RNA sequence: ACCGAUGUAGCUCAGUGGUAGAGCAGAGUCUUGAUAAGGCUAAGGUCGAAGGUUCGAAUCCUUCCGUCGGUA
Numbered sequence: 001a002c003c004g005a006u007g008u009a010g011c012u013c014a015g016u017g018g019u020a021g022a023g024c025a026g027a028g029u030c031u032u033g034a035u036a037a038g039g040c041u042a043a044g045g046u047c048g049a050a051g052g053u054u055c056g057a058a059u060c061c062u063u064c065c066g067u068c069g070g071u072a
Base pairs, nucleotide, nucleotide: 001071002070003069004068005067006066007065010024011023012022013021018055027041028040029039030038048064049063050062051061052060
């Protein structure tokens, strides 16, 4: 330099056009004489950035940025 993959909650990941989710972690609470384990509840997101298409974009298109891999 070129090609490809990837970016969503603190972490690991779903969601491929129509209300953004799960597990774990953290918080509160129930249970216990106490702890652990377990149950329940709530919180936590400008979906990497900017533009475009669309009635509607995390999702489709373009450019850029980060990370990873390949070729030379």
This is a predicted structure of a 72-nucleotide RNA (transfer RNA) from Carnobacterium sp.
Its Rfam family is "tRNA". Rfam's curators write: Transfer RNA (tRNA) molecules are approximately 80 nucleotides in length.
RNAcentral holds the sequence, with entries from ENA.